[in-house]
RNA sequence: AGUGGCCUUCGGGGCAGGGUGAAAUUCCCGAUCGGUGGUAUAGCCCACGAGCGUGUUGAAAGGCACGCAGGAACCAGUGAAACUCUGGUGCCGACCGUAUAGUCUGGAUAUAAAGAAGGCGAUG
Numbered sequence: 001a002g003u004g005g006c007c008u009u010c011g012g013g014g015c016a017g018g019g020u021g022a023a024a025u026u027c028c029c030g031a032u033c034g035g036u037g038g039u040a041u042a043g044c045c046c047a048c049g050a051g052c053g054u055g056u057u058g059a060a061a062g063g064c065a066c067g068c069a070g071g072a073a074c075c076a077g078u079g080a081a082a083c084u085c086u087g088g089u090g091c092c093g094a095c096c097g098u099a100u101a102g103u104c105u106g107g108a109u110a111u112a113a114a115g116a117a118g119g120c121g122a123u124g
Stems, first nucleotide, its partner, number of pairs: 001123001005120006017029003031103002033093002035048004043091002051068007073089005095106001097104001
């Protein structure tokens, strides 16, 4: 110094009020929320994560590889630089259950994860 490796901690928010109905936080009016890395500060630019499958490895837990599913943005302004800022208008939201769900319930106080911080340290 901190590449391989190991350990610890942390690591997601949200339907007030009303309508219809036998029944809806699911429909309608309305309300409300925004994980992680990158980049001029981003839910909607690029990429990643939670779900499922196949193969492979493993005693197992799990690891690795591949694949599938899953959403959305424009205009104006400033600037060297912004689809990220400011102003305006708009849009989106896995799976399971249930009167049709981003917001309820459940997988999931996840052995969670993307990752973040700190420590140890083969080694140089």
This is a predicted structure of a 124-nucleotide RNA (FMN riboswitch aptamer (RFN element)) from an Anaerolineae bacterium. It was read from a public genome assembly, where an Rfam model found it. The coordinates come from a structure-prediction model, not an experiment, and the mean pLDDT is 79. It matches the Rfam family "FMN riboswitch aptamer (RFN element)". About the family: The RFN element is a highly conserved domain that is found frequently in the 5'-untranslated regions of prokaryotic mRNAs that encode for flavin mononucleotide (FMN) biosynthesis and transport proteins. The source organism's lineage runs through Bacteria, Bacillati, Chloroflexota and Anaerolineae.